Context: one part of a larger RNA
RNA sequence: UUGGGCGUAAAGAGCUCGUAGGCGGUCUGUCGCGUCGGCUGUGAAAACUCGGGGCUCAACUCCGAGCUUGCAGUCGAUACGGGCAGGCUAGAGUUCGGCAGGGGAGACUGGAAUUCCAGGUGUAGCGGUGAAAUGCGUAGAUAUCUGGAGGGACAUCGGUGGCGAAGGCGGCAUCCUGGACCGGUAUUGACGCUGAGGCGCGAAAGCCAGGGGAGCAAACGGGAUUAGAUACCCCGGUAGUCCUGGCCCUAAACGAUGAAUGCUUGGUGUGGCGGGUAUCGAUCCCUGCCGUGCCGAAGCUAACGCAUUAAGCAUUCCGCCUGGGGAGUACGGUCGCAAGGCUGAAACUC
Numbered sequence: 001u002u003g004g005g006c007g008u009a010a011a012g013a014g015c016u017c018g019u020a021g022g023c024g025g026u027c028u029g030u031c032g033c034g035u036c037g038g039c040u041g042u043g044a045a046a047a048c049u050c051g052g053g054g055c056u057c058a059a060c061u062c063c064g065a066g067c068u069u070g071c072a073g074u075c076g077a078u079a080c081g082g083g084c085a086g087g088c089u090a091g092a093g094u095u096c097g098g099c100a101g102g103g104g105a106g107a108c109u110g111g112a113a114u115u116c117c118a119g120g121u122g123u124a125g126c127g128g129u130g131a132a133a134u135g136c137g138u139a140g141a142u143a144u145c146u147g148g149a150g151g152g153a154c155a156u157c158g159g160u161g162g163c164g165a166a167g168g169c170g171g172c173a174u175c176c177u178g179g180a181c182c183g184g185u186a187u188u189g190a191c192g193c194u195g196a197g198g199c200g201c202g203a204a205a206g207c208c209a210g211g212g213g214a215g216c217a218a219a220c221g222g223g224a225u226u227a228g229a230u231a232c233c234c235c236g237g238u239a240g241u242c243c244u245g246g247c248c249c250u251a252a253a254c255g256a257u258g259a260a261u262g263c264u265u266g267g268u269g270u271g272g273c274g275g276g277u278a279u280c281g282a283u284c285c286c287u288g289c290c291g292u293g294c295c296g297a298a299g300c301u302a303a304c305g306c307a308u309u310a311a312g313c314a315u316u317c318c319g320c321c322u323g324g325g326g327a328g329u330a331c332g333g334u335c336g337c338a339a340g341g342c343u344g345a346a347a348c349u350c
Base pairs, nucleotide, nucleotide: 004321005320006319007304008303012318014201015200017198021194022193023192025088026087027086028085029084030083031082033081034080035077036076037075038074039073040072041071042070048066049065050064051063052062053061054060091191092188093187094186095184096183097182098181103177104176106174109171110154115149116148117147118146119145120144121143125136126135162169163168206247207246208245209244210243211242215241216240220236221235222234223233258317259316260315261314262313263312266295267294268293269292270291271290272289273288274287275286276285278283299306300305323350324349325348332343333342334341335340
């Protein structure tokens, strides 16, 4: 390479959008490019295979046929793929009416709590631990009451509940705004799926500039523990955590499971919307669609397990894997202010 694979053995890119490309519903007509068939030409010789001949045989060699799986020309076929033309509505979109939601952005605002400040009451302790000590306190702490300041996070509700492509999103009201779902008519008429490159988004930590700083807290200081203790425990505490603007671009970025479409027994919860039945109604029962869980049939799987939200049965497109270590290293390239990211070997060794 052929092939076989990617939940856990190596392997799904963190996620979307989308260019090229690949693939693509249904009917009719047409062309005859692919495709299929016939004929003709060509496809050197040698070699090879088969049949026959010559050296006593064989190797060797000669003759004939085949082979040369191809290409070109020409004639024909038109199902399938394709081009062109026209139509359709089951895919996709638009439209109307509902509707749930921590989806996103801005500006504003609320209460509890911690800390600090001022004042009142009040007196000797407080705090902390396995036990202590460092620490705070007669310059009046801790406790308690009143008032004030400031920052950050939003208890209960809260839920294998909701929303979002992923990262992620949670006090209240407001403004701007994206998407989904359900129901119905009309409408466009394949406008679709995937997506190499590419654009964009992307937790935390980190970086730059300017603000902010209550609590927490790397580093750091001190107290303990210990043989030691650069730790675990305790007292402090700076970056940082927060905001604005700009970078970084990683993760156990996980469902360790790429996206899309179709098909394949069921049971039971739950969120959203609808239909029917009973009912004054609440509500219950039956049922359709979308989402989210659990349990399980067939099937699959090395097993564990998965099982209409597939890891089942199929199709399309992309990404990725090919023994362990060396190594996500070196070198080169590229991006970055830096930290570093992306791309990514070999020698050697088992």
A computed fold for a 350-nucleotide part of an RNA from an uncultured bacterium, annotated as small-subunit ribosomal RNA, central domain. Rfam family: Bacterial small subunit ribosomal RNA. The full RNA is in RNAcentral, with records from ENA. Model confidence (mean pLDDT): 88 of 100.